[in-house]
Molecule: Bacterial RNase P class A
Organism: Gammaproteobacteria bacterium
RNA sequence: GGAGUCGGCCUGGCAAUCGCUCGUCGCUUGCGGCGGGAGGAAAGUCCGGGCUCCUGCGGGCAGGAUGCCAGGUAACGCCUGGGAGGCGCGAGCCUACGGAAAGUGCCACAGAAAAUAUACCGCCAGCGGUCUCCUCAGUGAGGCUGCGGGUAAGGGUGAAAUGGUGCGGUAAGAGCGCACCGCGCGGGUGGCAACACGCCGCGGCAGGGUAAACCCCAUCCGGAGCAAGACCAAAUAGGGGAGUACGCUUGCGCAAGCAGGCAACCGCGCCCGCCGGUACUCCCGGGUAGGUCGCUAGAGGCCAUUGGUGACAAUGGUCCCAGAUGAAUGAUUGCCCUCGACAGAACCCGGCUUACAGGCCGACUCCAACU
Numbered sequence: 001g002g003a004g005u006c007g008g009c010c011u012g013g014c015a016a017u018c019g020c021u022c023g024u025c026g027c028u029u030g031c032g033g034c035g036g037g038a039g040g041a042a043a044g045u046c047c048g049g050g051c052u053c054c055u056g057c058g059g060g061c062a063g064g065a066u067g068c069c070a071g072g073u074a075a076c077g078c079c080u081g082g083g084a085g086g087c088g089c090g091a092g093c094c095u096a097c098g099g100a101a102a103g104u105g106c107c108a109c110a111g112a113a114a115a116u117a118u119a120c121c122g123c124c125a126g127c128g129g130u131c132u133c134c135u136c137a138g139u140g141a142g143g144c145u146g147c148g149g150g151u152a153a154g155g156g157u158g159a160a161a162u163g164g165u166g167c168g169g170u171a172a173g174a175g176c177g178c179a180c181c182g183c184g185c186g187g188g189u190g191g192c193a194a195c196a197c198g199c200c201g202c203g204g205c206a207g208g209g210u211a212a213a214c215c216c217c218a219u220c221c222g223g224a225g226c227a228a229g230a231c232c233a234a235a236u237a238g239g240g241g242a243g244u245a246c247g248c249u250u251g252c253g254c255a256a257g258c259a260g261g262c263a264a265c266c267g268c269g270c271c272c273g274c275c276g277g278u279a280c281u282c283c284c285g286g287g288u289a290g291g292u293c294g295c296u297a298g299a300g301g302c303c304a305u306u307g308g309u310g311a312c313a314a315u316g317g318u319c320c321c322a323g324a325u326g327a328a329u330g331a332u333u334g335c336c337c338u339c340g341a342c343a344g345a346a347c348c349c350g351g352c353u354u355a356c357a358g359g360c361c362g363a364c365u366c367c368a369a370c371u
Stems, first nucleotide, its partner, number of pairs: 001367010012336007020037008039342001043353002046351005051225004063221005068082005083097001084095004098216002103214002105210003120155002122151003126147008134138001163181006182205001183203005188197003229293004239284006247262006264278004300319008337340001
C1' cells in the first nucleotide's frame, strides 16, 4: 500500500420567529414563566416475560413448541463459552446437531436391482453344437454359439448400490483369510458434561437414504389480552319496589272490597282465536354515552469498583429521560458542512427478524514491497 474478518458507536449542526402537547409554578382562570417532548429500528407482531381478568383446586388426555453439552437470565426458540460436522490459506463463518441396529410410509428418471434383495454386460469352470489352425497321430489350440450353474472383481445406471487399500487365496471371485484404515461393543485415561484419545480388548461388520414424513424419546407450555381491567356516572328505553288514579255491568257484602262477564287501545299489512300489556309520581339496582385511573420510576440509564474467559452478577455513587386519546413532537427563515438513508411512540420490558444514505473508532488476518 492492497484485499479481508469481527466488534462497538453516531444518525446533519447552530440560531431566530411563530405554533402544538405534557408537567410544574404564579395569578387577573386562560394567559404567562420554567422544564420535558420519537427510534436504532418506534416496524413485523415472530418468540419470551411483567401486569390484568377468567377457570373452586389439582391432575391427565389432546394439541403445540423445543431438541449436542454447560452456563447466563424474570423467562425464552435469546445470549455466552465449549464439543462435533462442514467451508475458508487465514482472521473467522455456517449448522433443525436426539433416535433410521422400535414400527410404518416414501425414494421421480435411469438402472438387473432403491431394499424379504437381485444379476444387464462381463468373468469363470462344466456339458453340447459349429468353424478355423497345427500335427504322422488329439483326450491339442483358438473363434462363434446354446444350456443350466458359480461370482459380485471390472463395466454400466443413479443424488444414493451392502465399507476402503494391499497381500494371500480361488476355476473365477468374495471379510473367504490376514495387515492397515474405517465401523460397532466393552473397558481405561482426560473432561462437570457434550466429547476426545497415535490407550487396551472383543466382533468380520451389524448393514442405503429420508424423522422442517408419520412416529418414538426427553423437556417446557391453562386461556384471553390495556378495546386487559378498576372507579364515577347523564338522557332515552327496559327491570324491581311503593303510592295515586282507573269505563259499563252481574253476584256477595252495611261498607271497604272480592269474584265474574263485557268493552276500548297496543303487541301483525289485514281478519279470527289465544295470550300478554296499558296512566302518573317517587325510590332502588344494572348499564350506555361521557369522565377518571390503569399510564409510565423501570428486570431503568450513566459512572466506578469487585467476581467471572464470557454472557452476566453484586456493591457504591449519580440522573429522571414522551405519555397523547382525533391522538402533540411541527412550520418558516438565515448560516455552515461531507448536503443527510430507512423510517413516527399508543401498557411496559428482554430478544429475534426485516428496512437503511453516509460516517467514526477498536481488535485481528492474508498478500506485496522496503528498512